[in-house]
């Protein structure tokens, strides 16, 4: 100077991901409360248990008055970022359910899996939801990066079509080792 491999570092993709605030609606006139009427015995969301409320009449149902959060979304905005992250099994652990145990629920962590990215249709599951999310699937998009074909070319490549991978990828810069 080439090129292979081994790691560093930095970088793109585009309705890109991911948290915080704010603000909107939704949730709902729904839980809950007061009061009033009806009922007539059991009642506190599932199981164990222990309490609790209940004939001074709960529970449930009507009726009248007052009336929410959470979770989950949309929008602005503003930080961290580009396996961003998100989901799936396990396992642990905080919190939640009437002390306390199962369970079930939310979150956090780990280890394994899985998915290049947004988007739309369709089926499925979560959810109160025609909203979102997730899973499959499918249809074109969008990046890369191979192959091939064609066209331009300063002969370094660069443009376009197909097709095919997949982020354990791709780009760039550097750096060790050893080779020509």
């Nucleotide at each position: 100077a080439u090129g292979a491999u081994c790691g560093a570092u930095a970088g793109a993709g585009g309705c890109g991901c991911g948290g915080g605030a704010u603000u909107c609606a939704u949730c709902a006139g729904u839980a809950c409360c007061g009061c009033c009427g009806u009922c007539g015995a059991g009642c506190c969301g599932u199981c164990c248990g222990g309490g609790g409320c209940u004939u001074u009449g709960a529970c449930g149902c009507g009726g009248c008055g007052g009336g929410a959060a959470a979770g989950g979304g949309g929008a602005u905005u503003u930080c961290g970022c580009c396996g961003a992250a998100g989901c799936c099994u396990g396992c642990c652990g905080c919190g939640g359910u009437c002390a306390g145990g199962a369970g079930c629920c939310u979150c956090g962590g780990c280890c394994g899996g899985u998915u290049g990215g947004g988007g739309g249709g369709c089926c499925g599951c979560a959810g109160a939801a025609c909203a979102u999310g997730c899973g499959g699937u499918u249809c074109a998009c969008u990046g890369u990066c191979a192959u091939a074909g064609c066209c331009a070319u300063u002969c370094g490549u660069g443009g376009u079509u197909a097709u095919g991978g997949g982020g354990c990828g791709c780009u760039a810069u550097c750096u060790c080792u050893g080779a020509u």
Annotation:
The RNA shown here (Lysine riboswitch aptamer) has 180 nucleotides. The model forms 100% of the base pairs in the Rfam consensus. Rfam family: Lysine riboswitch aptamer. Gene Ontology term of the family: lysine biosynthetic process. Rfam's curators write: Riboswitches are metabolite binding domains within certain messenger RNAs that serve as precision sensors for their corresponding targets. It was read from a public genome assembly, where an Rfam model found it.